[in-house]
RNA sequence: GUCGGCGUAGCUCAGCUGGUUCAGAGCGCGUGGCUCAUGACCACGAGGUCCCGAGUUCAAAUCUCGGCGCCGACA
Numbered sequence: 001g002u003c004g005g006c007g008u009a010g011c012u013c014a015g016c017u018g019g020u021u022c023a024g025a026g027c028g029c030g031u032g033g034c035u036c037a038u039g040a041c042c043a044c045g046a047g048g049u050c051c052c053g054a055g056u057u058c059a060a061a062u063c064u065c066g067g068c069g070c071c072g073a074c075a
Stems, first nucleotide, its partner, number of pairs: 001074007010027004019058001029045005051067005
């Protein structure tokens, strides 16, 4: 330099054949319960401008374009 993949909660990821009311799970975190106590377990809760910007559309995490970052292949 060329090509491909990925970017969603603190971490690991699902959702990507656009759709309706809130974008979800596990772990972690907070509060309460249980326990002599810790862990485990149970209940509840907080936490996201879905990398950034623009476009298409009645409607975009999802499609298109540009940018940034990470990973890989080839040269």
Annotation:
This is a predicted structure of a 75-nucleotide RNA (transfer RNA) from an archaeon. The coordinates come from a structure-prediction model, not an experiment, and the mean pLDDT is 81. Rfam family: tRNA. Rfam classes the family as a transfer RNA. Rfam links the family to the GO term triplet codon-amino acid adaptor activity.